A computed fold for an 89-nucleotide RNA from a Gammaproteobacteria bacterium, annotated as Glycine riboswitch aptamer.
The prediction has a mean pLDDT of 80.
[in-house]
RNA sequence: UCAGGACUAAUGGGAGAGAGUCAGUAUUCACUGACCGCCGAAGGCGCAACCACCCGGAAUCGCUCAGGCAAAAGGACCGUUAGUUUUGA
Numbered sequence: 001u002c003a004g005g006a007c008u009a010a011u012g013g014g015a016g017a018g019a020g021u022c023a024g025u026a027u028u029c030a031c032u033g034a035c036c037g038c039c040g041a042a043g044g045c046g047c048a049a050c051c052a053c054c055c056g057g058a059a060u061c062g063c064u065c066a067g068g069c070a071a072a073a074g075g076a077c078c079g080u081u082a083g084u085u086u087u088g089a
Base pairs, nucleotide, nucleotide: 001089002088003087004086005085006084007083008082009081010080011079012078013077018036020035021034022033023032024031025030037069038068039067043065044063045062046061050057051056
C1' cells in the first nucleotide's frame, strides 16, 4: 500500500399483517381494559435444519411470551463512508 474478516458510528434501501369491535379517559393524536382476526425481519424461546462430535453452537426454520397490523416510529438483512482491531500478500 492492497485485499479479506470482526466491532462501532453515520447514511441509504428495507417486508408482512384489521385505519377492527365495545366501554372508559381525553380537545385531537392518543391511552387503558375487554373481545375476536392476523403478522413475523427488534428481542426472546425451541427436544429445530445445519455445524461440531468432548462439552456444545445454532438459521431468514418453528413458536408467538414480548413486539407489530393506515401514516409516523421501529425493523432482521444489504449497500456506501469513516474509525478501531485482526489475518494474508
The model forms 91% of the base pairs in the Rfam consensus.